[in-house]
RNA sequence: GCGGCUGUAGUGUAGCCUGGUUAUCACUCGAGCUUGCCAAGCUUGCGACCCGAGUUCAAAUCUCGGCGGCCGCA
Numbered sequence: 001g002c003g004g005c006u007g008u009a010g011u012g013u014a015g016c017c018u019g020g021u022u023a024u025c026a027c028u029c030g031a032g033c034u035u036g037c038c039a040a041g042c043u044u045g046c047g048a049c050c051c052g053a054g055u056u057c058a059a060a061u062c063u064c065g066g067c068g069g070c071c072g073c074a
Stems, first nucleotide, its partner, number of pairs: 001073007010027003020057001029045005050066005
């Protein structure tokens, strides 16, 4: 330099192909219940679509550019 894959809460992850309800679940974290205390269990809360542009009534999703990561070729 070229090609492929990939980027979503603190961590991991579903949703993307086929655009449409308040973006899913688990762990962590905060609060409460329970308990003599801890742990476990139950209830509940906070928190995310890598950046920019375009298309569209509407974009995590489609298109283009950029950045980062992984793999391969040279």